[in-house]
């Protein structure tokens, strides 16, 4: 300098005419008009966390269920976020020390249960194929033993190295280290570090089951709240009843409807014809049948806000100061178009000259996270390769 | 606008850690004088990515398509 990958930022600006959809002022002919303001994002997605908010549920613990795990602090909460320990790697240094980078869903397998195909002697209460050694026996073969160093199998083999010891080995012993107890110092801790002990026993998976800690009531703006409109008109089915009295009323029986439902309250009939208890006619009452309504306001945009300063704090983040109101649509608005500025590409070496291009994606009750798209430009860190010095 | 499900060959469908079953379609080949029927044999899958684990279609995140159900 070129490419390349990570993480951050940023993600066009202006004028002019048309146009949209909201707010405020004015005029009137009450929904146009004039003129003012304001009019998509970093992710406005995915709906994966965690919160307001709002209906409904709710003595309290407990059990299930779900969901979360190094520490400590940030927060209104969180599975987010800062700083730190701890493991794992890459560079670079000497293979050290150390420095600088990048990852980690990192509680507990020493409570318990349950898996670990195949292949091997054995996959977890161990165990011997081959080689190794001793003895019957002086060789082979074969038999009886002894051990787990050595070969093989696997993803994994029962603590490493080393020295001792031994017939041959073997924590059998014995020094580092590892593992595990117990104490000291340092740290708010995670966890360093430094002594003693114990001879070894206890492979791996909790993104198996389950234990330990901590948290979780469901349900979502189609929640909730308030207005307005509708349940018409027709057609069917079925009920309208019995005694007593002159009548007003009493009694009991069906039915429907209400209510604290063995009860008790409130409702339920006329006129015509004749063959005398039906038949027609209109009425009420319940059902179903048809038909109809489904619109509008609120929630709702002033907020755990935002912008630019200032202070505590390594940092996340917290406090305060100052200025201004910064989108609120409901099938749903934020747009077209022409000039001009700037960027990047190609002619072409980037020249004043010509031609092209501008991602991902569009608020729907808010907001703090996550993650996933994403052309170009800037900054930082790393890696390759080529030049200079 | 919210809230679940579900994705395995061309078509249906088991499989829920250890070489992905079975029907049906295709394509060959027996068998027949030729078919058709049987019988045999092949082709052609875990939606994509990335984790966890010795190993993933199963488990766990993220993406991608498809369905339902709430007025």
């Nucleotide at each position: 300098a070129c490419c390349g990958c990570a993480g951050g930022c940023u993600g066009u600006c202006u004028u002019a005419u048309c146009g949209c959809g909201u707010c405020c002022c004015g005029a009137c002919u009450u929904g146009u008009c004039g003129g003012g303001g304001g009019g998509a994002g970093g992710a406005a997605a995915g709906u994966c966390c965690g919160g307001g908010c709002a209906a409904c549920a709710c003595a309290g613990a407990g059990c299930a269920u779900c969901g979360u795990a190094c520490u400590u602090c940030c927060u209104a909460a969180c599975a987010g976020g800062a700083a730190g320990g701890c493991c794992c790697u890459g560079a670079c240094g000497a293979u050290a020390a150390g420095u600088c980078g990048g990852g980690g869903a990192c509680a507990g397998a020493a409570a318990g249960u349950g898996c670990c195909a195949c292949a091997g002697a054995a996959a977890a209460c161990a165990u011997a194929c081959u080689a190794c050694c001793c003895c019957g026996u002086g060789a082979a073969c074969c038999g009886g033993g002894g051990a787990a160093a050595a070969g093989g199998u696997g993803a994994a083999a029962a603590g490493g190295u080393g020295g001792g010891g031994u017939a041959a080995g073997a924590g059998c012993c014995c020094a580092c280290c590892g593992c595990u107890c117990c104490g000291g110092u340092g740290g708010u801790g995670a966890c360093a570090u430094c002594g003693g002990g114990g001879g070894c026993a206890c492979g791996g998976c909790a993104a198996a089951c389950c234990u330990u800690a901590c948290g979780a009531g469901u349900u979502g703006a189609a929640a909730g709240g308030c207005c307005a409109a509708a349940u018409a008109a027709g057609u069917g089915u079925c009920g309208c009843c019995c005694g007593c009295g002159c009548a007003a009323g009493c009694g009991g029986a069906u039915c429907a409807g209400c209510g604290g439902c063995u009860c008790g309250c409130u409702g339920a009939u006329g006129g015509c014809a004749c063959c005398a208890g039906u038949g027609c006619c209109a009425g009420c009452g319940c059902c179903a049948c048809g038909g109809g309504u489904a619109g509008g306001c609120u929630g709702a945009u002033g907020g755990a806000g935002c912008a630019c300063g200032c202070c505590a704090g390594u940092g996340a983040u917290g406090g305060u100061g100052u200025u201004g109101c910064c989108a609120g649509a409901u099938a749903a608005a934020u747009g077209a178009u022409a000039g001009g500025a700037g960027c990047c590409c190609c002619g072409u070496g980037c020249a004043u000259c010509g031609g092209g291009g501008g991602a991902c994606a569009g608020a729907a009750c808010c907001c703090g996270g996550c993650u996933u798209a994403c052309a170009g430009g800037c900054c930082u860190g790393c890696a390759u390769u080529u030049u200079u010095a | 606008g919210g809230u679940c499900u579900c994705g395995u060959g061309g078509c249906c469908g088991a499989g829920u850690g250890g070489c992905u079953a079975g029907g049906c379609u295709g394509a060959g080949c027996u068998c027949u004088g030729c078919a058709a029927a049987a019988g045999c044999u092949c082709c052609u899958a875990c939606a994509g990515c990335g984790g966890u684990u010795c190993g993933a279609a199963u488990c766990c995140g993220c993406u991608c398509g498809a369905g339902a159900c709430c007025u």
Predicted 3D model of RNase P RNA and transfer RNA as a complex of 460 nucleotides. Model confidence (mean pLDDT): 76 of 100. Rfam match: Bacterial RNase P class A. It is annotated as a ribozyme.